Context: one part of a larger RNA
RNA sequence: AAGUAACGAGAAGUGCGUGAGAAACGUACUCACCGGAAGCCCAAGGGUUCCUGGGGAAGGUUCAUCCACCCAGGGUUAGGCGGGACCUAAGGCGAGGCUGAAGAGCGUAGUCGAUGGAUAGCAGGUAGACAUUCCUGCCCCAGCCUGAGACCGUUAUUACUGAAGGGGUGACACAGAAAGCUAGGUGAUCCGGGUGAUGGAAUACCCGGUCCAAGGGAGUAGGAAGGCAUUGCAGGCAAAUCCGCGAUGUUAGUUCUGAGACCUGAAGGGGAGGUUCUACGGAACCGAAGUCAUUGAAGCUCGGCUGUCGAGAAAAGCCUCUAGGGAGGUCUUAAGCUGCUCGUACCCGAAACCGACGCAGGUGGGCUAGCUGAGAAGGCUAAGGUGAGC
Numbered sequence: 001a002a003g004u005a006a007c008g009a010g011a012a013g014u015g016c017g018u019g020a021g022a023a024a025c026g027u028a029c030u031c032a033c034c035g036g037a038a039g040c041c042c043a044a045g046g047g048u049u050c051c052u053g054g055g056g057a058a059g060g061u062u063c064a065u066c067c068a069c070c071c072a073g074g075g076u077u078a079g080g081c082g083g084g085a086c087c088u089a090a091g092g093c094g095a096g097g098c099u100g101a102a103g104a105g106c107g108u109a110g111u112c113g114a115u116g117g118a119u120a121g122c123a124g125g126u127a128g129a130c131a132u133u134c135c136u137g138c139c140c141c142a143g144c145c146u147g148a149g150a151c152c153g154u155u156a157u158u159a160c161u162g163a164a165g166g167g168g169u170g171a172c173a174c175a176g177a178a179a180g181c182u183a184g185g186u187g188a189u190c191c192g193g194g195u196g197a198u199g200g201a202a203u204a205c206c207c208g209g210u211c212c213a214a215g216g217g218a219g220u221a222g223g224a225a226g227g228c229a230u231u232g233c234a235g236g237c238a239a240a241u242c243c244g245c246g247a248u249g250u251u252a253g254u255u256c257u258g259a260g261a262c263c264u265g266a267a268g269g270g271g272a273g274g275u276u277c278u279a280c281g282g283a284a285c286c287g288a289a290g291u292c293a294u295u296g297a298a299g300c301u302c303g304g305c306u307g308u309c310g311a312g313a314a315a316a317g318c319c320u321c322u323a324g325g326g327a328g329g330u331c332u333u334a335a336g337c338u339g340c341u342c343g344u345a346c347c348c349g350a351a352a353c354c355g356a357c358g359c360a361g362g363u364g365g366g367c368u369a370g371c372u373g374a375g376a377a378g379g380c381u382a383a384g385g386u387g388a389g390c
């Protein structure tokens, strides 16, 4: 320079409280903003920022009694959620091996490696902070043991088990169309409550109106394919009753798949509201109605169907077949036992991540209501959040 520029997009006002001190803290009312987001939930990343009590040096572009700041104490609970004890892709490493002055490079068998495959849990409650983890209710999976019932076998075998082997399945592109549904929405009915000071009201207004998985029955709308029996065979690196390739016979509502709806689960849970108590923060208890119509998905049937050319992973798992094992075993049912390890707080379109900052930038996925509307546009709202640190 100069007490100048700036104080980083944005709506506040008032009362009360706390306090030494209040425009900014707490609380109440009014007002305003977002609402395919400025709401909610994950992944990545961060790493205690979460909750409670206390503090007022520094940080906070002002103030501060406040804070993502400082101090102390506390908080993350799993057989079923996600990862591992399962599988493989790109790619990595790589016994032997090949190559190379050395370091090392490549690579077989293998072994790692999710962004993919496989894989048994839903609803409600609880609270300062966690909950598909705790609690309640109803379920499920794997293994083991015991009892009962049914059945098969114990003559070297056809009880049963069973591959690191064979076969099937897993198993896949893109686009389009239609149907049947559901989630969700809307309206009415029904239930509970309130009110008219001034003409009226059997009227009008306000609130709520539901519920999971698993199991059982039926297997529905729909979709696909023929199915079954006997028999033959130089194929599937050995074998095979399996697959494959043939032959014969038989059968037409034959086999497989498949949403949703219905009953149950549920004498449960939740529920507007009410009663009692209260340290005014809240706690305990009781608890009505619960039907119908309409609309309707980008979700499910659908891994389907149709079309097209660019012809659209692998392995495990599962089913089956033997090789092998094998004298007791399989199935159903009831009771019981066991079930390892890591993550789980909190932020997550952001003041907690990436941008040197409490930065008008960037950040993958899911949910996403109403009126108007073709619409996830725009406008206004719900739930919820916010009024942006002079």
Stems, first nucleotide, its partner, number of pairs: 012030006031387004039367004045347002049345001050074006059067002079140002081343004086117002091112003097106003121138005141339004146334007160325002165321005173308004179301003184295005190209001192206002211268001215264003222257004226251008235243002273286005309312001353362002369381004
A computed fold for a 390-nucleotide part of an RNA from a Synergistaceae bacterium, annotated as large-subunit ribosomal RNA, domain III. The organism belongs to Synergistaceae, within Bacteria. The coordinates come from a structure-prediction model, not an experiment, and the mean pLDDT is 81. It matches the Rfam family "Bacterial large subunit ribosomal RNA".